Annotation:
Large-subunit ribosomal RNA, domain III from Acidimicrobium ferrooxidans DSM 10331, 391 nucleotides, folded computationally. The coordinates come from a structure-prediction model, not an experiment, and the mean pLDDT is 85.
[in-house]
Context: one part of a larger RNA
RNA sequence: GAGUAGCGAACGAGGGGUGAGAAUCCCCUCCGCCGAAUGCCUCAGGGUUCCUGGGCAAGGCUCGUCCACCCAGGGUGAGUCGGGAGCUAAGGCGAGGCCGCAAGGCGUAGUCGAUGCACAACCGGUUCAUAUUCCGGUACCGCCCCGAUCGCGUUUGAGCGAUGGAGGGACGCAGGAGGGUAGGUGAUCCCAGGCGUUGGUCGUUCCUGGGGAAAGCGUGUAGGGCGAGGGCCAGGCAAAUCCGGACCUCACGAAGCCUGAGACGCGACUCCGAGCCCACUUCGGGCGAAGUCACUGAUCCCAUGCUGCCGAGAAAAGCUUCUAGCGAGUGAUCGAGGCGCCCGUACCCCAAACCGACACAGGUAGGCAGGUAGAGAAUACCAAGGCGAGC
Repeated sequence: GAGUAGCGAACGAGGGGUGAGAAUCCCCUCCGCCGAAUGCCUCAGGGUUCCUGGGCAAGGCUCGUCCACCCAGGGUGAGUCGGGAGCUAAGGCGAGGCCGCAAGGCGUAGUCGAUGCACAACCGGUUCAUAUUCCGGUACCGCCCCGAUCGCGUUUGAGCGAUGGAGGGACGCAGGAGGGUAGGUGAUCCCAGGCGUUGGUCGUUCCUGGGGAAAGCGUGUAGGGCGAGGGCCAGGCAAAUCCGGACCUCACGAAGCCUGAGACGCGACUCCGAGCCCACUUCGGGCGAAGUCACUGAUCCCAUGCUGCCGAGAAAAGCUUCUAGCGAGUGAUCGAGGCGCCCGUACCCCAAACCGACACAGGUAGGCAGGUAGAGAAUACCAAGGCGAGC
């Protein structure tokens, strides 16, 4: 320079409390803001920032008794969630091999690699802080053992069964229609509570609030898909009863089989539940009603469906089947019991905790999607919930 610029989008007020000290911390009331977010849940990233007690030198653009700051203590519980003990993509590595003076490069068999495929748990309660992880209840998956029932068999082969064959998994874009559900709204129906300080109001249309519940098991619906049988065969690197091929017979609006939301029943003599009672200084403990009907209705489910189109739209395993092979006891169902490893799990996540040197008007993948008006996820005002922006 200069007590200058600035103090980073925004609405606060009053009362009470704490304290040495309060515009700034805590509580209450009113007012205001967001509400396809300024709410809630996850990925990435961060890495204790989470919770509790204590503190105020510095950090906080003022203040500070407060804090994402400092100190201490505590906190993340899984057969089923996500990842590994399964699979493969781009791509990586790569026994032998090829190339190179070397360093090294390429690459077969393989082996890794999710952003994909496969795969068994739901509801309620609980903590200061975790919960599909703990607890309660009810399930499911894999393996083992025991028991019961039914069946088949030991060369006339029960059963198991490939690192092999085949099927399947298995996929584009656009489009509408249908069947449902979530959600929502209403109720003169059901339940609980209330009774007018001002003219009226005990009402069979008064007022306020509530009118819920999963996985799983059973049933197999709306809908969608598939023809069945027979003998034969130079194909599928061996074999095959499987797949494929050409034939024959029967069907062709059928039967049968596969798939398939939802509804219904059980789950549930349970849980939740408006409200009420006890404790009352809170913490806390207990009881517990109704739990229906109608309308509306998804971008969610049936659906990887159906129809159309040309640009013709991953792979592998799980799974099914076929033999090769193994082979003496073994298969199925039901019931009781036992076992079930490793890693992640706190907290922020459109942000003061991530990327931007900052508590920065920027950037950041996905899911959820209430009401009134509206074509709408626009917009406006609200709910749940969250905030009032650190002079």